[in-house]
């Protein structure tokens, strides 16, 4: 470091809740009371971060919009969860930690410092072959002098270098403008791969030889189920996508306050609108298209069509009035009922077979809270953990270790509420394995 188990045990007294069995009592039932037998919280029961089972809901059919995931292979009822492995990065190591697909589709960001951070205009340098300018009418170089200036050192005189300037010796170069480089050197996490060698004015994969790296680089070979590793070739230009974005996959909704059931009450009241099948409003996240569900409409007047000799029929548009049906307000009334749902489950234990494992298969066992303002609690004793101190043995020079005995104290984090699978946070202390 990494897993992992435990985190008090037994017994008595007295109270709490529930289940089964019985008796009283009641009398359709239930409530009560009383005996007896078993039962009563976690590893996290927290967080609500995730997946489910389950209930309801049938616009869970397409799209768009939102979320979610992101190496490969299995496990799993599923996940974002587990295992194993690849790849990256950390660690002397046992391990550990990655939000791990794409950066050459776009769009965006990057402090200071550098000469410059995605294609790069060189600060200090190198070179100056070819072009230019100066030079045998004497170039750099060296040597003597020196009054002014500049600089250092000195209290000051001075003394030391430099510059100009005068002579002399010498005898062909010098300059660093055009122009060349990125080799060297600053800088920074990161800057046209890195040594060495050839070239070359000088220099650069320019060239060569060893090495690095890359998958933006096509192909091919050989291991792998794969991600990927290994060779040969081939190229040498970055970084963030936990910045929008892109690629691929995946995803009704809502939630036990879900929902059933049984009981009770009242005003199925007002008031204003829309509709009446050529459809008003309605359908479990938002839009959109598609798709279900929807209330007969009936009498009358007015007017206009068509049919008829007429009386009249038919069918329109409007108006009123009734009906039905929709949403809006505003108001009234019961119930703080009662039962289901509710604990046997993707449930554990041991044993054996398959897998490196996660797990899955087979047997043979076991029943572990169902509360409803909301149970499980005090008291004492005996043990057993830790921690302190006397007292005593034993090994040790000693510090110390270990044991026995008697006293004193102490015990983490922390409590269900439909029910699982995970992930996270908390957690005195003992103990196992690598």
């Nucleotide at each position: 470091g990494u897993g992992g188990a435990u985190g008090g045990a037994g017994g008595a007294u007295c109270g709490c809740c529930g289940g089964c069995g019985g008796a009283c009592a009641a009398g359709c039932a239930c409530c009560g009371u009383c005996c007896g037998c078993g039962g009563g919280a976690g590893g996290a029961a927290a967080g609500u971060c995730c997946g489910g089972g389950c209930u309801c809901u049938a616009u869970a059919g397409g799209g768009c919009a939102g979320g979610g995931a992101g190496g490969u292979c299995g496990c799993u009822a599923a996940c974002g969860g587990c295992g194993a492995c690849c790849c990256g990065g950390g660690g002397c190591g046992a391990c550990c930690c990655g939000a791990g697909g794409g950066a050459a589709a776009g769009c965006g960001c990057a402090a200071c410092a550098g000469a410059a951070a995605c294609g790069a205009c060189a600060c200090c340098g190198c070179c100056g072959a070819u072009g230019g300018c100066c030079g045998u009418u004497g170039a750099g170089g060296c040597c003597c002098g020196c009054a002014c200036c500049c600089g250092u050192u000195g209290a000051g005189a001075g003394g030391c270098g430099g510059a100009c300037c005068g002579g002399g010796c010498g005898g062909a170069g010098g300059c660093a403008c055009a122009g060349g480089c990125a080799a060297g050197g600053u800088u920074g996490a990161a800057a046209u791969c890195g040594u060495g060698g050839g070239g070359u004015a000088a220099g650069a994969g320019c060239c060569c030889a060893c090495g690095c790296g890359c998958g933006a680089c096509a192909g091919c070979c050989g291991g792998g189920u794969g991600a990927c590793c290994g060779g040969c070739g081939g190229c040498g230009g970055a970084g963030c996508a936990a910045g929008c974005c892109c690629c691929u996959c995946c995803c009704g909704g809502a939630g036990c306050a879900a929902g059933c059931u049984c009981g009770a009450a009242u005003a199925g009241g007002c008031a204003a609108g829309c509709u009446g099948u050529c459809g008003a409003g309605g359908g479990u996240g938002g839009c959109c298209c598609g798709c279900c569900c929807g209330a007969u409409c009936g009498c009358a007047g007015u007017c206009c069509g068509c049919c008829g000799a007429g009386a009249g029929g038919c069918g329109g548009c409007u108006u009123g009035c009734g009906c039905a049906g929709c949403a809006u307000g505003c108001g009234g009334g019961u119930g703080a009922g009662a039962g289901c749902g509710c604990u046997u489950g993707a449930g554990u234990g041991g044993c054996g077979c398959a897998g490196c494992a996660a797990u899955g298969c087979g047997u043979c066992g076991c029943c572990u809270a169902g509360a409803u303002g909301a149970a499980u609690g005090a008291u004492c004793c005996u043990c057993g953990c830790c921690g302190c101190g006397u007292c005593u043995c034993g090994g040790g020079c000693a510090a110390c270790c270990g044991g026995a005995u008697c006293g004193c104290g102490g015990a983490a984090c922390a409590g269900g509420a439909c029910c699982c699978g995970g992930c996270u946070u908390a957690u005195a202390g003992u103990c196992c394995a690598c």
The RNA shown here (Bacterial RNase P class A) has 434 nucleotides and comes from a Myxococcales bacterium. The sequence was found by an Rfam model in a public genome assembly. The coordinates come from a structure-prediction model, not an experiment, and the mean pLDDT is 76. Its Rfam family is "Bacterial RNase P class A". Rfam links the family to the GO terms dimeric ribonuclease P complex, tRNA processing and ribonuclease P activity. The family's RNA type in Rfam is ribozyme. From the family's description: Ribonuclease P (RNase P) is a ubiquitous endoribonuclease, found in archaea, bacteria and eukarya as well as chloroplasts and mitochondria.